[in-house]
Molecule: transfer RNA
Organism: Thermococci archaeon
RNA sequence: GGGGCCGUAGGGUAGCCUGGCAUCCUCCCAGCCUGGGGCGCUGGUGACCCGGGUUCGAAUCCCGGCGGCCCCA
Numbered sequence: 001g002g003g004g005c006c007g008u009a010g011g012g013u014a015g016c017c018u019g020g021c022a023u024c025c026u027c028c029c030a031g032c033c034u035g036g037g038g039c040g041c042u043g044g045u046g047a048c049c050c051g052g053g054u055u056c057g058a059a060u061c062c063c064g065g066c067g068g069c070c071c072c073a
Stems, first nucleotide, its partner, number of pairs: 001072007010026003020056001028044005049065005
C1' cells in the first nucleotide's frame, strides 16, 4: 500500500441481512428472606465509536473519519 471482519450499559453479548418501544448475563442500587452475612427471589438505574446523508422513522442503509483484529504485498 491492497483486501476482509469488527466497534452496542462498568465488563460480556443478541439484534444489523429484511429500518419501527434496544435482548440477555454479570456488576451496581433498593426491597424480601436471614440473628447477621452469603445464596436465592422481586424490582430498578445505566449503552448503540465520531461526523454527515437518506427516511415519517437509523444500532440497522449510504458516505467520510477514528480505533482494533486477520490475510496479502